[in-house]
RNA sequence: UGAGUCUGCUAAAUGGUCGCGGCUGUACAACCGAAAGGGUACAGGUGAGGAAAGUCCGGGCUUCACAGGGCAGGAUGCCGGAUAACGUCCGGUGGAGGUGACUCUAAGGAAAGUGCAACAGAAAUAAACCGCCUGUGCAUUGGCUGAUGCCUGGCACAGGUAAGGGUGGAAAGGCGGUGUAAGAGACCACCGCCAGCCUGGUAACAGGCUGGGCUCUGUAAACCCCAUCCGAAGCAAGACCGCACAUAAGGCAAUACGGCGGCCCGUCGUGCUUUAGGGUAGGUCGCUGGAUCCCGGCGGCAACGCCGGGGCUAGAUAGAUGACCAUUCAAGACAUAACCCGGCUUAUCGGCAGGCUCAUAUA
Numbered sequence: 001u002g003a004g005u006c007u008g009c010u011a012a013a014u015g016g017u018c019g020c021g022g023c024u025g026u027a028c029a030a031c032c033g034a035a036a037g038g039g040u041a042c043a044g045g046u047g048a049g050g051a052a053a054g055u056c057c058g059g060g061c062u063u064c065a066c067a068g069g070g071c072a073g074g075a076u077g078c079c080g081g082a083u084a085a086c087g088u089c090c091g092g093u094g095g096a097g098g099u100g101a102c103u104c105u106a107a108g109g110a111a112a113g114u115g116c117a118a119c120a121g122a123a124a125u126a127a128a129c130c131g132c133c134u135g136u137g138c139a140u141u142g143g144c145u146g147a148u149g150c151c152u153g154g155c156a157c158a159g160g161u162a163a164g165g166g167u168g169g170a171a172a173g174g175c176g177g178u179g180u181a182a183g184a185g186a187c188c189a190c191c192g193c194c195a196g197c198c199u200g201g202u203a204a205c206a207g208g209c210u211g212g213g214c215u216c217u218g219u220a221a222a223c224c225c226c227a228u229c230c231g232a233a234g235c236a237a238g239a240c241c242g243c244a245c246a247u248a249a250g251g252c253a254a255u256a257c258g259g260c261g262g263c264c265c266g267u268c269g270u271g272c273u274u275u276a277g278g279g280u281a282g283g284u285c286g287c288u289g290g291a292u293c294c295c296g297g298c299g300g301c302a303a304c305g306c307c308g309g310g311g312c313u314a315g316a317u318a319g320a321u322g323a324c325c326a327u328u329c330a331a332g333a334c335a336u337a338a339c340c341c342g343g344c345u346u347a348u349c350g351g352c353a354g355g356c357u358c359a360u361a362u363a
Base pairs, nucleotide, nucleotide: 001359002358003357004356005355006354007353008352009351010350012328013327014326015325016324017323018322020047021046023044024043025042026041027040028039031038032037049334053345054344056343057342058341059340060339061234062233063232064231073230074229075228076227077226078092079091080090081089082088093107094105095104096103097102108225109224113223114222115219116218117217129165130164131161132160133159134158135157136156137155138154142151143150144149173191174190176188177187178186192214193212194211195210196209197208198207199206200205238285239284240283241282245278247276248275249274250273251272252271256270257269258268259267260266292311293310294309295308296307297306298305299304329332
């Protein structure tokens, strides 16, 4: 210098005018109200994100349910750690890719059982299509020789053979040798596999030694088996105050009026009012000070934890955060809170910083 890889940060800036939602203060005889307060005006200060998004996981909080256990259903699935918790994160192990930095990995069980494996191929836990070899029979080609004969070769049948060819993702562990009629873990060395033991490691696992000639196709984000975890619904959760109104009890007035009845008693209904009552309209709380943010120190490889100091940073309920102008530049993307946090995933104009790798050149 070029190419690459990983990790962070940022998300136009400054000024002016107008407008909107909370908060605080002031004013209001000339707005409402008995008051508290509301309302209006003015002033001050404040007002979205790295994803506020998707609502995919986990937790707090709330109401309901719940002795304990099981079934069903769902999720997760190498090991250790972090955490309130997680399917997240950190560190490691095995595997795959890359020259490398680094990246990816849903990575328990296929000798519990079931299912599936197209096409090709003779055959798919199962084999003789071609080939190779032996024997028997029948024919007798070609070559050599003076001749006996020797070599080579054809067809059929029986048998041996998993070395070779061909098909396939996969063909009976691989490769080399010994061996054999030809062959074969039949035997041997190395590699792989399986079992046991030893050493290192918390563990996953790694290394080594000994033994077994090897019986075991793949597939579980197919059913399934094993282990662990999971009660349900969600802030329109829910709590409180409560105009209205159903209903209940009492009181008031002349034992009132009306119905039942011949009359009395009795009983039912009608007015006003008090209380109770569930709770409509409406209001208040939940609501934002919290597993919080910033800085420093300490522990830890790290995720993270502990300690000290400092800060307060939207809280609406038809829902505010916008518009215009000026200047500057790298010319401005994706997108707008609605109970709150921790993650994941997805979208995103650009810019900045740092670690590391490879190639080339120079010293």